[in-house]
Context: one part of a larger RNA
RNA sequence: UGGCGUGGGUCCGCACAAGCGGCGGAGCGUGUGGUUCAAUCCGAUCCAGAACGUAGAACCUUACCAGGGCUUGACUUAUCGCCAGUAGGUCCCGAAAGGGGUGCGACCGGCAUCCGCGACAUCGGGGAUGCCGGCGGCGAGACAGGUGCUGCACGGCUAUCGUCAGCUCGUACCGUGAGGCGUUGGGUCCACUCCCAGAACGGGCGAAACCCUCGUCGUCAGUUGCCGACAGUCGGCUCUCUGGCGAGACUGCCCUCGAAAGGGGGAGGAAGGCGGGGAUGACGUCUAGUUGGCGUGGCCUUGAUGCCCUGGGCCACACACACGCUACAGUGGGCAGGACAAAGGGCUGCCAACCCGCGAGGGGGAGCUAUCCCAAAAACCUGCCCGUGGUUCGGAUCGCAGUCUGCAACCCGACUGCGUGAAGCUGCAGUCGCUAGUAACCGCCGGUCAGCACACGGCGGUGAAUACGUUCUCGGACCCCA
Numbered sequence: 001u002g003g004c005g006u007g008g009g010u011c012c013g014c015a016c017a018a019g020c021g022g023c024g025g026a027g028c029g030u031g032u033g034g035u036u037c038a039a040u041c042c043g044a045u046c047c048a049g050a051a052c053g054u055a056g057a058a059c060c061u062u063a064c065c066a067g068g069g070c071u072u073g074a075c076u077u078a079u080c081g082c083c084a085g086u087a088g089g090u091c092c093c094g095a096a097a098g099g100g101g102u103g104c105g106a107c108c109g110g111c112a113u114c115c116g117c118g119a120c121a122u123c124g125g126g127g128a129u130g131c132c133g134g135c136g137g138c139g140a141g142a143c144a145g146g147u148g149c150u151g152c153a154c155g156g157c158u159a160u161c162g163u164c165a166g167c168u169c170g171u172a173c174c175g176u177g178a179g180g181c182g183u184u185g186g187g188u189c190c191a192c193u194c195c196c197a198g199a200a201c202g203g204g205c206g207a208a209a210c211c212c213u214c215g216u217c218g219u220c221a222g223u224u225g226c227c228g229a230c231a232g233u234c235g236g237c238u239c240u241c242u243g244g245c246g247a248g249a250c251u252g253c254c255c256u257c258g259a260a261a262g263g264g265g266g267a268g269g270a271a272g273g274c275g276g277g278g279a280u281g282a283c284g285u286c287u288a289g290u291u292g293g294c295g296u297g298g299c300c301u302u303g304a305u306g307c308c309c310u311g312g313g314c315c316a317c318a319c320a321c322a323c324g325c326u327a328c329a330g331u332g333g334g335c336a337g338g339a340c341a342a343a344g345g346g347c348u349g350c351c352a353a354c355c356c357g358c359g360a361g362g363g364g365g366a367g368c369u370a371u372c373c374c375a376a377a378a379a380c381c382u383g384c385c386c387g388u389g390g391u392u393c394g395g396a397u398c399g400c401a402g403u404c405u406g407c408a409a410c411c412c413g414a415c416u417g418c419g420u421g422a423a424g425c426u427g428c429a430g431u432c433g434c435u436a437g438u439a440a441c442c443g444c445c446g447g448u449c450a451g452c453a454c455a456c457g458g459c460g461g462u463g464a465a466u467a468c469g470u471u472c473u474c475g476g477a478c479c480c481c482a
Base pairs, nucleotide, nucleotide: 005481007480008479009478010477011476012475013474015470016469019434020433021432022431023430026326027325028324029323030322031321032320033319034317035316042053043052064312065311066310067309068308069307070306073143077142079140080139081138082137083136088104089102090101091100092099093098107134108133109132110131111130112129113128114127115126117124118123145301146300148299149298150297154295155294156290157289158288161284166205167204168203169202170201171200173180174179184197185196186195187194211278212277213276214275216247217246218245219244220243221242222241225237226236227235228234250272253266254265255264256263257262328427332386333385334384335383336382337381338380344374345373346372349368350367354363355362356361393424398419399418400417401416402415403414404413440462441461442460443459444458445457446456
C1' cells in the first nucleotide's frame, strides 16, 4: 500500500421486508451427472456448467464405433520421368466407396503440312492429318492432411465482479523510503454529479451527453387510408399511415428551504426534473472460458491420428440434478355464434377462390414487394350443456388406420382419425422471478430448416398487488481502527 476482520460509521441494489406468480410433488420435452455400450464423439462444471457451443443428429451433419476400401491422397503450390484412344460413356464384381475390362468416344491452346472459299501483294475465317502442351492416368520425391495434444505458449473474441463509480497521470508539496497528498472533510446527486472548504493546481480513462427507438406537434412527399353509393373506375391529400427534415424539456417560470450545489411544492404542457426502453461495459480480477468457429508457436502422426463409403451410434436407462411444457379444474371444460392487433416472412417462394377428404392433406391454378398470400389472432363477448364425481377435469401410454417431407421415417420425423384412457385433488425442507404497461395470463411472427420447436429471438392483446422501513440475509461503494 492492498486485502481480510461475528470491528465501527455512512450509503446503495427486487438484497431483505411488503406483495403477486412460480420451482421443489405428477406426466411429458430437453440438457447434464452416473451407469451401460463395439460406440453412446468432444467441450462447458459454484455464482458466471447443465433448452450451454448445437439458430434445428433419420443419411448428410459427424468429429464416435464396426466393416469394406484409398494412398501425392477430398484440397493448396510447384518440379521431374513415363503413358495417351486420355476425360466421359458402357460392361462385370460390389451394400456403397472402390476395383477390373472395353470394339463406343470428346474438349481447349500452339506449331507444321495439305484441301478448298472470300480475297487475290500482305491477309481473314473453315476443314482434315501429325506433333507438343492443358485437362487425365502411372511413378518419384518436395509436400498436402489431422475436430491429434498443449487456452499454464498465444492472437482474437467472450463470461463475471458491474452500468458498480470507480481507476489513474503531469507538475508542485510532504515523507530517509515504501508511499502520501490531489481522490480527504461538510453538503448534494443515479453517478469522483455538482457546490463549499482544503498544499494543492490541472489533465485523462470511466459517469453524463452525442447515436437508435417509443410518446406530442409542425412541415415536405403521396398507386395504403378517407370520401363521393357497397365493388370496378375516376377525383382529392383534411384525417389515418409511411418516411425524411424540424420544433419541443432547460429546474426555463412561480412559491418555499438552503451560503451554494441542490431539495420540496405549483403552473403551463403530449411529456417533466436523467420522460420510458435500447446500444454503449473504465484500470483491472478470476493463471476464468475457448487450440472443436477462426488464426497461430511448440510437440506428435503420415500405406495413418489423413481420406472415401455402407451400416450403427450421438435417441441406450436401475437412478440423481437442472431448465421448461401440460395439468391437477367451475375465475373452469365442451359446443355454436360474434369482435379487436402489432411486428415479420414470401420467386426452383408465399400460395387465394373453387372442388375432393371427418381430418392431417390432395387437386387447382388466380394474385404477389404498403397493393396478393402466409392469416385463423387468442385470451375476450353472447347463448346452451356440464354440477364437484378423478369427472364432459387431465391427457401420458398403447393398438389400429392414414397424411406429408425426403433416395430412405425399423433403430430414429412431424402431423391426422378412431379406440385406449395412466399419474396427478396445489406439492416437505428449501428456493427463483418481478416495482408498471412491469408481473401474471393470451395468442402471433421470425431465424435455423427438405421435414421436424414445449427451445431461442422478437411482436402485440388483457392487465394487477405491494414497498412501513433498512434491524436482519446476500452483494457492493466510501471513510475510520490496530

A computed fold for a 482-nucleotide part of an RNA from a mine metagenome, annotated as small-subunit ribosomal RNA, 3' major domain. It matches the Rfam family "Bacterial small subunit ribosomal RNA".